[in-house]
């Protein structure tokens, strides 16, 4: 500090996710000690037991009890102080609750200090006894008593009221010191109340509020106060967010951040609320009281059913929830508290111990040597490698734990729960003590085996479908360590709500527009003030943390102790720059006045012409219209066209312009009136009056609505007609609503420059549109120049980039609107508004790991342009029909062996399946094997008959003895038989694991690199552009310059020539002849096969850019690449081959391997390729008769001659071939016949008779003969081939091959039409353009419907929570009233009084109850859309001009 993760790859944007720390955790695996620390986060759910507040006999009387009779002890009751504190929990509370800072109208036992007093009566009562009551709790009538309990009385220094005369008010005493009581004053603590400021979320909660707000009187309280009450006034909150809802104790801290912050509010520690829920007073110094009391309700429990009791949010337990959280310990010894004079009692505060790896910190689990690098595991090219000094071994220590023995500090006199603990000493032994999790990237660590889209992992991205570093396991390794993962939560990382510290032309984001209120901001110069604001000082800011220093525990963690800090708030002195109030000038913003321009700026009325349409008349005569072609439709009842008049309504051509005016929809004929704004030119005015603008107001295109008119065109809905698989659409032919026009709603839009509005400043350059100013000019212009508009290019700067640039999207202020991942959704509810459609405002559930912007490079486009190619057009001849051949499919079968399958599979592997081949199928047979390597034995190798058997094979039997070497024993190599196990073998899978070789695009003209330069980068440039080529061929420009690999040439054949050579080839001269280059002879010629030569736009003309070229011409055998081959550039296609071959992995191993025989690959309703014959007179037949080229040939090719009708057969000359042979070429040409017919055409089918090759032609071979003579008369829709010696036509050679050719692969012979042209089909190249494709259109992708699941919203209703008004009802209790009840002290005249109790009442009230509502939340028949799921179904809306350009708003 940052990573992964959108793409083909880039840059931004922008979510989603790690990595870090942290925790009162939990789960999962594992586990030694020890210290310090925490330990119900849920049910404020319910609680059994036991403890958690007593204590004082020196207040008091009585009872017990012991006594050494002095005394002591217990104790229920009166009484007195403590039970308001200490402990617990967070339910409430959005509050002066809390935090901080300040205030005045108050109280304060116990405690301090000072003053002053403590006298004199009285009259009760519990207990005690007696007597009931009740099942308990309790409890009622009498008798008697006492006190520091209760009353009087007197006294009053100070205290309290007051009419200022006055008047009014206390006590207690026990006791030896001492310890109390009462009054006053006054301090300390402590506490109650006020205020300023800070404190969470929704406005889809906008109005709340009657004791409300104030006042006066009057009550009440320690105390200010509507705290309360009677009046009187009408007030006080509240967009600076009242009131409501929801949620939540506050706080020092804590936990995270570099900091600002951001979650949090356990434990310690302040403070505030509670104390079964809900009200309520009681006593007290203090409460509306956790372990007090009264009432109501819920719930336990007792219970004799009358009626009680009870309250763990104390401490320890129970149940219950939950993923989860401890002992029903030990002690007051210590530190606090409570009483007491103390002793002492009590103290589940507390201090300890237990329990749990909950967390923090620390130690250990050994340390040293040790290479045969041991065994064993694991991998492995079989060589080894790693585990690995690790282990064994061999010397050494003993921390922790053990066991023995001593033994503290914690305590100031006494007293130690912890505790024989902590530490110390001693013995014994390497002895007792290592996991967890990770190894595909992100992230640090890799192989093997299992699995085989299964099972399974996963934080994100993604693994997984036979070679998985991603699943499982194992070996090795990472990485932490008494822990290690995971799960949850928080901060951070996220600059991902941005104060520090973002953004908004297109990514999410500028309100359609304005006018303005409220706020915010605000121009010069001066003077005053001092709220902001700066300085210095005081106070406060609890301790504890955090940080710094120092200490103390062996160290750390933890602890002490000091200091920093505690960014804050309060006051107090000062200052005066900026802001800010305030007085006082100013002129430059602003504004006004004068004078002038310019405009489709609005708004009302008037007038106008052109055309559509209708209507009346003429002329006219059959078709008008319309369309991609048609139809519907108009028209002989006279349309369409043409003259002519009239009606009506809308809507203004040219002029017209990226031009103009308006804030913004938006505004276009003339012309009057009304009337906004704006611009320039001038002034002697005002004197900051300015900006911006939350709500609010108004403005607002088009469609829609009311209600009236209006209606010519156009024209949703609708009809018809075409199209069309279907067409509820694109097109036509009509057609209503609306479009007009008033008055009213609506209030939206891609309302857009996708750009908010102002004010300043930051380089030009051009055009324009208004004014104005200068200079020329006779003048209009031009030219220079100020202000304002409107546009184009462009600097600097900005921008992710397109871009934008004085009209900013630059540079800066000031205000307002919005943004915050995609989809759900601009949807739902709820609120406003609208007559209604509907508009605003506006979520949440689910759900995905991306959506989305610029650019780039390719692919594509029913896009553009340039340009090629038998691609099309011109042609010539086939295929498609027929009959046969032969390949595929399909089908049938035991088998009918495999592969090839849009071009680029289908006479294709296959240049030859009868057997064999062969790989299939049936039977039979074999098992170290038909091959190879290596060991043994033995033997010879090999050859021949025989017998069984289909054969394979078995048995037998005869012959038979090689090669190298030798020391003659042998030893070697190569052979056979046997036998053992390594192994063979496998046309078994997997071409989607491969090499390797081919197909294809394409013989297209492309494909790259280095080095620069341009870009943030992908990448561009070069390779583009003008030209030109067959050609990225050259040429000329260019921020390019080179260069490869391809193209061309370099090779080969062919075409002319030249030398050379001259047999087996030639024959011109010459001789010879049996007339045959046959023979002498010769190499000129043809040839024949080596070498050379020749052609290059090299010359000329013309054109082009003075080029490269291109046209044309000479010349040549040949001319612009002369024809043909060979020769395939990076790269597609998982293209094709595991069955040529090789080869990773799987599988099979008496079979998936080998031999064999016989059958299949040759089936046969049918379907396609792709040939051959053929349908005939350009012809079939018959005779006769001319001319090749290239090849083959010895298990071959075979002559002459000879048989046969033929196939062939006999023979066997020559000949390993320019010498013999195959070998007679055929069409062609000359003659005859045939005469349009299923034929004298056609030759299929099938039957007889043969010939050859073969071991062997039944399945299943090719040939002749003779008979028979089928389809078929030129092929629908559709396709193929070719551009010259081709095409068609004709025939001969080969490879394979015993035989077998219509196929193949060569050869020649004969020998054409045509090509205007590139509009359109196909296929390719360049450029450009678009794009939501990149698996690249055979792409992507939308929407209904069905089926599962999932969450939401309506919904008759239905259950509850919460709150609100109205009323009813009213427990306890304070408080007020009563009088016919009762009563000790005090007064008393004894009659009563004063007072006081209890009843009874009245206000107030909790619970409860009754109707109205309001709000949530649960369910809820059916019902709406929406997500999300495998290959479902319908169509084809979108993305290219996506085939009708998309898209907004509206119906």
């Nucleotide at each position: 500090a940052g990573a992964g993760u959108u793409u083909g790859a880039u840059c931004a944007u922008g979510g989603c996710u790690c990595a870090g720390a942290a925790c009162g955790a939990a789960c999962g695996c594992u586990g030694g000690c020890g210290g310090c620390a925490g330990g119900c986060u849920u049910a404020a759910c319910a609680c059994a037991u036991g403890c958690a507040a007593g204590u004082c006999g020196a207040g008091c009387g009585a009872g017990g009890u012991c006594u050494u009779c002095g005394g002591g002890c217990c104790u229920a009751g009166c009484g007195g102080c403590g039970g308001a504190c200490g402990g617990g929990u967070u339910a409430g509370u959005a509050a002066c609750g809390c935090g901080u800072g300040g205030g005045a109208a108050c109280g304060u036992g116990c405690c301090c200090u000072u003053c002053a007093c403590u006298a004199c009566g009285g009259a009760a009562u519990a207990g005690u006894c007696c007597c009931g009551g009740g099942a308990a709790a309790c409890u009622g009538g009498g008798u008697u008593u006492a006190a520091u309990a209760c009353c009087g009385u007197a006294u009053a220094c100070g205290c309290c009221c007051u009419u200022c005369g006055g008047g009014g008010g206390a006590a207690a005493g026990a006791a030896u010191u001492u310890c109390g009581g009462u009054g006053a004053a006054g301090g300390a603590u402590c506490g109650g109340c006020c205020c300023g400021c800070g404190u969470c979320u929704g406005a889809u909660u906008a109005g709340g509020u009657a004791g409300u707000u104030g006042g006066u009187g009057g009550g009440g309280u320690a105390a200010a106060g509507g705290c309360c009450u009677a009046c009187c006034a009408a007030g006080g909150c509240g967009a600076c967010g009242a009131u409501c809802c929801a949620u939540a104790g506050c706080u020092g801290g804590u936990c995270u951040g570099a900091g600002a912050g951001g979650a949090u509010g356990a434990u310690c520690a302040g403070c505030c609320a509670c104390a079964c829920u809900g009200g309520g007073a009681c006593u007290g110094a203090g409460a509306c009281a956790c372990g007090g009391c009264c009432c109501a309700g819920a719930c336990u429990c007792c219970a004799a059913c009358g009626g009680g009791a009870g309250g763990c949010a104390g401490c320890a337990g129970u149940g219950g929830g939950g993923a989860a959280u401890a002992u029903u310990g030990c002690g007051c010894a210590a530190u606090g508290g409570g009483g007491g004079a103390a002793a002492c009692c009590c103290u589940g505060a507390c201090g300890c111990a237990g329990c749990g790896a909950u967390g923090c910190c620390g130690c250990g689990u050994g340390g040293g040597u040790g290479a045969a690098g041991a065994a064993g595991g694991c991998c492995u090219u079989c060589g080894g490698g790693u585990u690995g000094u690790a282990a064994a071994g061999c010397c050494c220590u003993u921390u922790c734990a053990g066991u023995g023995g001593g033994g503290a500090a914690g305590a100031u006199g006494g007293u130690g729960a912890c505790g024989g603990u902590a530490c110390c000493c001693a013995c014994a032994g390497a002895a007792g003590a290592a996991g967890c999790u990770c190894c595909g990237g992100c992230u640090a660590a890799c192989u093997c085996c299992g699995u085989g889209c299964c099972a399974g992992c996963a934080g994100c991205c993604g693994c997984g479908g036979u070679a998985a570093u991603a699943c499982g396991g194992a070996g090795g390794g990472g990485g932490c360590g008494a822990a290690c993962g995971u799960u949850g939560u928080u901060c951070g990382g996220a600059a991902u709500c941005a104060c520090u510290g973002g953004g908004c032309g297109u990514a999410a984001a500028g309100g359609g527009c304005g006018c303005g209120u409220a706020g915010g901001c605000g121009g010069c110069u001066u003077g005053a003030c001092a709220a902001g604001u700066c300085a210095g000082g005081a106070g406060u800011g609890a301790a504890a943390g955090c940080c710094c220093a120092g200490g103390g525990c062996u160290c750390a963690g933890c602890c002490c102790u000091g200091g920093a800090a505690u960014u804050g708030c309060u006051u107090u002195u000062g200052a005066a720059a900026c802001u800010g109030u305030u007085g006082a000038g100013c002129u430059u913003g602003a504004g006004a006045c004068c004078g002038g321009u310019a405009g489709a700026g609005g708004a009302u009325g008037g007038c106008g012409g052109a055309a559509u349409u209708c209507c009346c008349c003429g002329u006219g005569u059959a078709g008008a219209g319309g369309u991609g072609a048609a139809a519907u439709u108009c028209g002989u009842a006279g349309a369409u066209a043409u003259g002519g008049g009239g009606a009506g309504g809308a809507a203004c051509a040219c002029c017209a312009g990226a031009g103009g005016c308006g804030a913004a929809g938006g505004c276009g004929g003339c012309u009057a009136u009304c009337u906004g704004g704006a611009c320039c030119g001038g002034u002697a005015c005002u004197g900051a009056c300015g900006c911006u603008g939350a709500g609010g107001c108004g403005c607002g295109a088009a469609a829609g609505c009311g209600u009236g008119g209006g209606g010519a065109g156009c024209a949703a809905a609708c009809a018809g007609g075409a199209u069309u698989a279907g067409a509820u659409a694109c097109c036509c032919u009509g057609g209503u609503a609306g479009u007009c026009c008033a008055c009213g709603c609506c209030g939206u839009a891609a309302a857009c420059g996708a750009u908010g509005a102002g004010u300043g400043c930051u380089a030009g350059u051009u055009a324009u549109c208004g004014c104005g100013g200068g200079u020329a000019u006779c003048g209009a212009c031009c030219c220079c120049u100020g202000c304002g508009g409107u546009a184009a290019c462009g600097c600097a700067g900005c921008a992710a980039a397109c871009g934008c640039g004085u009209u900013a999207a630059g540079c800066a202020c000031u205000c307002c609107g919005c943004c915050u991942g995609g989809g759900g959704a601009g949807u739902a509810c709820g609120g406003c508004c609208g007559c209604a459609a509907g508009g605003u405002u506006a979520a949440a559930a689910c759900u995905c790991a991306a959506a989305g912007g610029a650019a780039u490079u390719g692919a594509c486009g029913g896009g553009g342009g340039c340009c090629c190619g038998c691609a099309c057009a011109a042609g010539c001849g086939g295929u498609g029909g027929a009959g046969c051949a032969u390949g595929u499919g399909g089908u049938u079968u035991a088998a009918u062996u495999c592969g090839a399958u849009g071009c680029a599979a289908c006479g294709c592997g296959a240049a030859g399946a009868a057997c064999c081949u062969u790989a299939c199928c049936u039977g039979c047979u074999u098992u170290u094997g038909a091959c190879a390597u290596c060991c043994c034995a033995c033997g010879g190798a090999g050859c021949c008959c025989a017998u069984g058997g289909a054969g394979a094979c078995a048995u037998g039997g005869g012959u038979g003895u090689g090669c190298c070497u030798u020391u003659c024993g042998g030893g070697g190599a190569a052979c056979g038989u046997g036998g053992a196990g390594a192994c063979a073998g496998g046309u078994g899978c997997u071409g989607c694991a491969u090499g390797g070789c081919u197909g294809u695009c394409g013989u297209c003209a492309g494909c790259u690199c280095g080095u620069g330069u341009c870009g943030u980068g992908a990448g561009a440039u070069g390779u583009u552009g003008g030209g030109u080529u067959a050609a990225g061929u050259c040429c000329c420009g260019c921020a390019a310059c080179g260069a490869g690999c391809g193209c061309a040439a370099c090779c080969c054949c062919u075409g002319c020539c030249u030398u050379c050579a001259g047999u087996u080839g030639c024959c011109a001269u010459u001789g010879g002849u049996u007339c045959g280059g046959c023979c002498g002879g010769g190499c000129a010629c043809u040839c024949u096969g080596a070498a050379g030569g020749a052609a290059c736009u090299g010359c000329c003309g013309g054109u082009g850019u003075c080029a490269a070229g291109c046209c044309g011409g000479a010349g040549g055998a040949a001319g612009g690449u002369g024809g043909g081959g060979a020769u395939g550039a990076c790269g597609u296609c998982a293209a094709g081959u595991c069955a040529u071959c090789a080869u990773g992995g799987c599988c099979c191993u008496u079979a998936u391997g080998g031999g064999c025989a016989g059958g299949g690959c040759u089936a046969c309703a049918c379907a396609c390729g792709u040939g051959c014959u053929a349908c005939a007179a350009u012809g079939g037949c018959c005779g006769g008769u001319a001319c090749a080229g290239a090849g083959g040939g010895c298990u071959g090719c075979g002559a002459a001659g000879g048989g046969g009708a033929g196939a062939c057969c006999c023979g066997g000359a020559g000949c390993g071939a320019a010498u013999c042979u195959c070998u007679c070429a055929a069409a062609g040409c000359c003659g005859g016949u045939c005469u349009c017919a299923g034929u004298u055409c056609g030759g299929a089918u099938u039957g007889c008779a043969g010939u050859c090759u073969g071991c062997a032609a039944c399945u299943c071979g090719a040939c002749u003969g003779c008979a028979u003579g089928a389809a078929g008369u030129u092929g629908g829709a559709a396709u193929c081939g070719c551009u010259a010696g081709u095409a068609a036509u004709c025939g001969c050679g080969g490879a394979u091959c015993a035989g077998c050719a219509u196929g193949c692969c060569g050869c020649g012979g004969u020998g054409a039409a045509u090509a205007c042209g590139u509009u359109c089909c196909c296929g390719g190249g360049c450029c450009u353009u678009g794009u939501a494709c990149a698996c690249a259109c055979c792409g992507c992708c939308c929407g209904u419907c069905a089926c599962a699941c999932c969450a939401u919203g309506g919904g008759a209703g239905u259950u509850g929570g919460u709150u609100u008004g109205a009323c009813c009802c009213g427990a306890a209790g304070c408080c007020g009233g009563u009088g016919g009840c009762c009563c000790a002290a005090c007064c008393u005249a004894c009659g009563g009084g004063a007072g006081g109790g209890a009843g009874c009442u009245g206000u107030c009230u909790a619970c409860g109850g009754u109707c109205a509502g309001a709000u949530c939340a649960g369910c809820g028949a059916c019902u709406g859309g929406g997500g999300u799921g495998a290959a479902g179904u319908c169509g084809u809306a979108a993305c290219a001009a996506g085939g009708u350009a998309a898209c907004c708003g509206u119906a």